[in-house]
């Protein structure tokens, strides 16, 4: 210098104006002021949990899942280490890697025969037929041919067996408060006129319902809701995943759903000019948008960048 391998990081910065959401404070109670306001995947909803409700004597079966070994973890199909197999010159990568002496099933083409099938040749032995030469059958042994594999095995990404795990639904869970209207129940009053309505206020007209209480449900509201297996730093233990201790921080919480728009300066990519330093243009760039919360996996992704390592080439 070229080509690669592994583990990571960033995802424009700062300032201003006008908006939106939440919290705190203040009062003039709907306005001010202050603070905070999307991601590495918020995505797919594929695994694993927390949480909530429902179900549930005990044990077993069925169904579903996982699978070398050891460790990590709340848990996992995740992660770490390692063995083995395969791939790569290598750094490294990939692996549904338990059991075929419990039972079943399967194997293209070729081949006589592919899981109870026996072919050809030679040797040997025995039986039968034959006067004989010889012929036919059975047993045993050796060798050949086909094929990935020829009774000795393979496949469990086929059933199965073994070990372990496993109830169902999901924050639209669930709990609480609770209108209007229309039903329901109970009590009271009412054709001996309740009640409504008009006025001359005690008369006219209509007239079979009216009043009170309770309860369920709907709209709506509140809680669940974000302090958590939490972040960052240091120390110690461990090869590592990770754990322990100390210190410090509070970091979206909407809900028909806020997180936006514009301007200025700088910086990156791109384009143009220039030998170069640099200057100008463009205008924020890819994938994408929280919805109960965590741990993973997978998928999408413009560019830039850090560390460690490998192979080859050149020079000293």
């Nucleotide at each position: 210098g070229a080509a690669g391998c592994g583990c990571g990081c960033c995802a424009g910065a700062c300032g201003g104006u006008c908006g939106c959401u939440g919290c705190a404070u203040g009062c003039u109670u709907g306005c001010a002021u202050g603070c905070a306001g999307a991601g590495g995947a918020a995505a797919g909803u594929c695994c694993g949990g927390a949480c909530u409700c429902c179900a549930c004597a005990g044990g077993g079966c069925a169904g579903g899942g996982u699978a070398g070994u050891g460790g990590g973890u709340a848990a996992c199909a995740c992660c770490c280490a390692u063995c083995c197999a395969c791939c790569g010159u290598g750094a490294g990568g990939u692996g549904a890697g338990g059991a075929u002496c419990a039972g079943a099933g399967c194997a293209a083409c070729a081949g006589a025969g592919a899981c109870g099938a026996g072919u050809c040749a030679c040797g040997u032995u025995u039986c039968c037929c034959g006067c004989a030469a010889g012929g036919g059958g059975g047993g045993c042994g050796u060798g050949g041919g086909u094929g990935a594999a020829a009774c000795g095995g393979g496949c469990a990404a086929u059933c199965u067996c073994u070990a372990c795990c496993u109830g169902g639904a999901g924050c639209a869970a669930u709990a609480c408060c609770a209108a209007a209207u229309a039903g329901g129940c109970a009590g009271g009053c009412g054709u001996u006129g309740a009640c409504g309505u008009g006025g001359u206020c005690c008369c006219g007209c209509g007239g079979a319902g009216c009043c009170u209480g309770c309860g369920g449900g709907u709209a709506g509201g509140u809680a669940g809701c974000u302090u958590g297996a939490g972040g960052c730093g240091c120390a110690c233990g461990g090869u590592a995943a990770c754990g322990u201790g100390c210190a410090u921080c509070c970091c979206a919480g909407a809900g028909g759903a806020a997180u936006g728009a514009c301007c200025g300066u700088c910086a990156u990519a791109g384009c143009g000019c220039g030998c170069a330093a640099g200057c100008g243009c463009c205008g924020u760039a890819a994938c994408a948008g929280a919805a109960u919360c965590c741990g993973g996996c997978u998928u999408a992704u413009c560019g830039g960048u850090g560390c460690g390592c490998u192979u080859c080439c050149a020079c000293u």
Molecule: Bacterial RNase P class A
Organism: Betaproteobacteria bacterium